[in-house]
RNA sequence: AUCUUAUCAAGAAAGGCAGAGGGAUCAGGCCCUGUGAAGCCUUAGCAACCGUUCCGUAAGGAAGUCAGGUGCUAAUUCCUGCCCGCAGCAGUAAUGUUGCCGGGAAAGAUGAGAA
Numbered sequence: 001a002u003c004u005u006a007u008c009a010a011g012a013a014a015g016g017c018a019g020a021g022g023g024a025u026c027a028g029g030c031c032c033u034g035u036g037a038a039g040c041c042u043u044a045g046c047a048a049c050c051g052u053u054c055c056g057u058a059a060g061g062a063a064g065u066c067a068g069g070u071g072c073u074a075a076u077u078c079c080u081g082c083c084c085g086c087a088g089c090a091g092u093a094a095u096g097u098u099g100c101c102g103g104g105a106a107a108g109a110u111g112a113g114a115a
Base pairs, nucleotide, nucleotide: 002114003113004112005111006110007109008108013043014042015041016040017039021032022031023030026081027080028079029078044073045072046071049069050068052063053062054061055060077107082104083103084102085101086099087098088097089096090095
């Protein structure tokens, strides 16, 4: 890097080093940032995917977080982009367009598994 699968509206920050960017990518928006971005380190926390413990033949269910493994700790995955529906507006219609409306897909993130 590829494939399969589950989840993504909740939750959880301080310090040190460092110095200008950051919010995945492209575009548009909106936001964070010298009252210190990214990155690295320490400690703390959140959560409960795997592990663990209990029940069960199994599917599965429950508990708990422990000096087990990850992950995460601004904003829904910050929002929109593609498709469908609904509503408003324009139009004879086809259709177009708008939306602090709904659903789905794609993409992405994380876990578990596979070759």